[in-house]
RNA sequence: GAGCGAUAAUAGCAAACCUGCCGAAAGGCAGGGACGCAAAACCAAGGGUCUAAAAUCCGGAAGGAUUAAGACAGCCGGUUGCCGAA
Numbered sequence: 001g002a003g004c005g006a007u008a009a010u011a012g013c014a015a016a017c018c019u020g021c022c023g024a025a026a027g028g029c030a031g032g033g034a035c036g037c038a039a040a041a042c043c044a045a046g047g048g049u050c051u052a053a054a055a056u057c058c059g060g061a062a063g064g065a066u067u068a069a070g071a072c073a074g075c076c077g078g079u080u081g082c083c084g085a086a
Base pairs, nucleotide, nucleotide: 004084005083012037013036017032018031019030020029021028022027035074041079042078043077046076047075048072049071050070055066056065057064058063
């Protein structure tokens, strides 16, 4: 240095759920809370997933279909990165 990795050390994050706020929704933010995580840090212009307000189309209407310019990094992937037993 590369790989790899624990019942080690030091620090860190925080699922579900609850409360408040934002949002059409997906979801996000804050507080509480810990299922887990060596990348659970960063990247949404690689793949994938979620939503469908607006738009377009159908319909007499109710409503339906398509669609991301909206989201998800704790799905895969990419980038950076702490520690050091075997």